The part of an RNA shown here (small-subunit ribosomal RNA, central domain) has 346 nucleotides and comes from an uncultured bacterium. Its mean pLDDT, the model's own confidence on a scale to 100, is 87.
Context: one part of a larger RNA
RNA sequence: UUGGGUUUAAAGGGUGCGCAGGCUGGUAUAUAAGUCUGUGGUGAAAGGUUGCAGCUCAACUGUAACAUUGCCAUGGAUACUGUAUGUCUAGAUGAUAGUUGACGUUGGCGGAAUAUGUCAAGUAGCGGUGAAAUGCUUAGAUAUGACAUAGAACACCGGUGGGGAAGCCGGCUAACGAAGCUAUUCAUGACGCUCAUGCACGAAAGCGUGGGGAUCAAACAGGAUUAGAUACCCUGGUAGUCCACGCAGUAAACGAUGAUCACUCGUUGUCGGCGAUACACAGUCGGUGGCUAAGCGAAAGUGAUAAGUGAUCCACCUGGGGAGUACGUUCGCAAGUAUGAAACUC
Numbered sequence: 001u002u003g004g005g006u007u008u009a010a011a012g013g014g015u016g017c018g019c020a021g022g023c024u025g026g027u028a029u030a031u032a033a034g035u036c037u038g039u040g041g042u043g044a045a046a047g048g049u050u051g052c053a054g055c056u057c058a059a060c061u062g063u064a065a066c067a068u069u070g071c072c073a074u075g076g077a078u079a080c081u082g083u084a085u086g087u088c089u090a091g092a093u094g095a096u097a098g099u100u101g102a103c104g105u106u107g108g109c110g111g112a113a114u115a116u117g118u119c120a121a122g123u124a125g126c127g128g129u130g131a132a133a134u135g136c137u138u139a140g141a142u143a144u145g146a147c148a149u150a151g152a153a154c155a156c157c158g159g160u161g162g163g164g165a166a167g168c169c170g171g172c173u174a175a176c177g178a179a180g181c182u183a184u185u186c187a188u189g190a191c192g193c194u195c196a197u198g199c200a201c202g203a204a205a206g207c208g209u210g211g212g213g214a215u216c217a218a219a220c221a222g223g224a225u226u227a228g229a230u231a232c233c234c235u236g237g238u239a240g241u242c243c244a245c246g247c248a249g250u251a252a253a254c255g256a257u258g259a260u261c262a263c264u265c266g267u268u269g270u271c272g273g274c275g276a277u278a279c280a281c282a283g284u285c286g287g288u289g290g291c292u293a294a295g296c297g298a299a300a301g302u303g304a305u306a307a308g309u310g311a312u313c314c315a316c317c318u319g320g321g322g323a324g325u326a327c328g329u330u331c332g333c334a335a336g337u338a339u340g341a342a343a344c345u346c
Stems, first nucleotide, its partner, number of pairs: 004317003007300002012314001014201004021194003025088007033081002035077008048066007091191001092188003095184006103177007110154001114150007125136002162169002206247006216240001220236004258313006266291009295302002319346003328339002331336001
């Protein structure tokens, strides 16, 4: 390079925005760069192919034609691509009206539980386990009641329910901000799709500075278990868990399924609109589930939310181990991240 792939065999980037690039609606006219075609020039010889001829044949040699798929010039064609100009509304966007939600940021408030403290009342145990012990307790614990303080999380509702690009988002409430959907078909008139590099966001753990510290709890200590027990179980317990600002940039970041567009039987739920009417039936747009025809698939399965049939763009794969390692480079305070081999071996 040709070709084949990426749910589970190797392989979809964690997610979005987006410059360059690639690709890109209908219609009319012009142009003729790509494209097609005619003609002319050039494309050395040898070599190649075909015909004929010469050495007794062949190799070899001679001769003629062709090929030399190219380049240059010029005349034409105009379906497709390009370019220019105009126009259209089916893509895209806006407007108006309505509507939806744990979407985001900031503040305020609430009750239950937990822990601690004080007081009351009360007496010998409590706690924990498979059984125990460590632990707490006559300096009055546990259990009970009242009051106070603190931090964190929001039972029920709660749902193959909802929202968000993903990560994720759940008490109530206010302000601010963003988004989706539907109806009207009013406006603009292709303004679109994808996207290497780049930029932004990105769970948990971790790091820096300053707060906070109720619970839980790596490390650690003790008690058990055991042959041992650097564990599982128990009693404690520090970082951390929470907040602000900054860094880090990774996950089975999963639907293990990139984004966008078009097309392709049925059936049954549900969420948000619309429309119509009425207690029932169907319709329509957008989501979210179950089962399934064809098709696809190695099978499991998938099946209008495709893994079916096609189109465009991006990312990635090419036997197992060595290895996501070494070296170099980048970023980082560090931890480490990103990029990423080979020898050797099967």

Its Rfam family is "Bacterial small subunit ribosomal RNA". The RNAcentral record of the full RNA draws on ENA.